[in-house]
A computed fold for a 79-nucleotide RNA from Methylomonas sp. LWB, annotated as c-di-GMP-I-GGC riboswitch aptamer.
RNA sequence: GAUGUUAAAGCCAAACCCAUCGCGAGAUGGGGACGGAAAACCACGGGUCCGUUUUGUCGCGAUAGCCGAGUUGCCAUGC
Repeated sequence: GAUGUUAAAGCCAAACCCAUCGCGAGAUGGGGACGGAAAACCACGGGUCCGUUUUGUCGCGAUAGCCGAGUUGCCAUGC
C1' cells in the first nucleotide's frame, strides 16, 4: 500500500420506551440491541423526507445506519 474480520482487544448502536428541544422531518440524553469492518467525520453530487409556496420557488431545513465522492483511524493469520 492493498485486502479483510480468521483471531485478539475493543468500538458504534436500529426498532421501541422515557425525558427534553423543534411548526415539522428530526435531534439530544438515558434505557435497549436490529445490525455494522469504518454504522468515524463531512450535506459536495444524487435520492428520500419536512416547512413554505401560485407544488415555478425558497429554507444560515432534515437524513451520514439510503447511494456515491472526499478526509481520517484500530487490529491483522495471510499478500